[in-house]
Predicted 3D model of a 360-nucleotide RNA (Bacterial RNase P class A) from a Bacillota bacterium.

RNA sequence: UAACUGCCUCGGGUAACCGCGGAUUUUGAUCCGAGGAAAGUCCGAGCUCCAUAGGGCGGGAUGCUGGAUAACGUCCAGGGGGGGCGACCCCACGGAAAGUGCCGCAGAAAAGGAAACGCCGCCUCAUAGUUUUGAGGCCGGCAAAGCUGAAAAGGUGCGGUAAAAGCGCACCAGCGGUCAAGGAAUUGGCCGGCUUGGCAAACCCCAUCCGGAGCAAGACCAAAUAGGGGAGAAAUGAAGCGGCCCGCUUCUCUCCCGGGUUGGUCGCUGGAGACGCCGGGCAACCGGCGCCGUAGAUAAAUGGUUACCGGCUUGUUUUAAUACAAGUCACAGAACUCGGCUUAUAGAGGCAGUUAUUAU
Numbered sequence: 001u002a003a004c005u006g007c008c009u010c011g012g013g014u015a016a017c018c019g020c021g022g023a024u025u026u027u028g029a030u031c032c033g034a035g036g037a038a039a040g041u042c043c044g045a046g047c048u049c050c051a052u053a054g055g056g057c058g059g060g061a062u063g064c065u066g067g068a069u070a071a072c073g074u075c076c077a078g079g080g081g082g083g084g085c086g087a088c089c090c091c092a093c094g095g096a097a098a099g100u101g102c103c104g105c106a107g108a109a110a111a112g113g114a115a116a117c118g119c120c121g122c123c124u125c126a127u128a129g130u131u132u133u134g135a136g137g138c139c140g141g142c143a144a145a146g147c148u149g150a151a152a153a154g155g156u157g158c159g160g161u162a163a164a165a166g167c168g169c170a171c172c173a174g175c176g177g178u179c180a181a182g183g184a185a186u187u188g189g190c191c192g193g194c195u196u197g198g199c200a201a202a203c204c205c206c207a208u209c210c211g212g213a214g215c216a217a218g219a220c221c222a223a224a225u226a227g228g229g230g231a232g233a234a235a236u237g238a239a240g241c242g243g244c245c246c247g248c249u250u251c252u253c254u255c256c257c258g259g260g261u262u263g264g265u266c267g268c269u270g271g272a273g274a275c276g277c278c279g280g281g282c283a284a285c286c287g288g289c290g291c292c293g294u295a296g297a298u299a300a301a302u303g304g305u306u307a308c309c310g311g312c313u314u315g316u317u318u319u320a321a322u323a324c325a326a327g328u329c330a331c332a333g334a335a336c337u338c339g340g341c342u343u344a345u346a347g348a349g350g351c352a353g354u355u356a357u358u359a360u
Stems, first nucleotide, its partner, number of pairs: 001356010012309007020033005035331001039342002042340005047214004054246004059210005064078005079093001080091004094205002099203002101199003118142004122137005154172006173195001175192007218266004228257006237251004273292001275290006310329007
């Protein structure tokens, strides 16, 4: 200098005028007013109601090990696998001898079974001439080589054989045993029979966890109407907010039709809170001390105009610095609150690291 990797911050500023919402008020005025994702509604909770709320089945979710957390399907650290020269990044990461199912085409054969083209031995015939070659036959041995395929009875190589094979050996993978390290996942050493396809983001099995509905939840006040009509059941009953069964609780209840109201207040903002410092921990995070404090709307406010500054792009100019002009300034908008994840994002800045090249 270039390219890359990981993390963090900002994401317009100032002034004037006009205009909104809330709080306070001496009615003069003062103070405050949309985010890093407020989005998605994908998870988890706080809170509210069912409701007194247990068990089983079914259903759903997660899936290496150990931690963090209110909890989570989140986060941290480690292990294993994969990608990258590297910094670093990704993983839907329990089980395939519990069972069922799938693996097209090609290939002889696609899941433990197997032999078509073949190799070797024997016999017959022909040829060659004594080594061979071709055809046929029955019997025996082989699964090595070759074709096909994602995958063909561990892989590569050597020896050996009539021809072959872990038949033997070396190295590697797998499996089993044993020893050592580690908190564990797991890793390493030694020994050995030699060797049991893949897919479970297929059904399934195993382990762990899970009530439901949701602020349009719900509580209260006021007002109005028709305290109307019908049907059913009645303790061997009915109801009890995802389904079924059992248990339990409550009670005269349930269902249908019709009418009235659909207004106001609360919920609604002080929290598993933000910020700073110290201590513990590799970290996620935990503890202690200090300190801060109004957005709460309800058809939905938080804005508009002007001027200057700032950032970026392009052009002209200047030896250069610079100066001027034009354009442009992202994603986007609270609606009960919070912890995460995912997605969108013009541009600017900072910290640390990797690789390559050059110079000293």
The sequence is in RNAcentral, with records from ENA.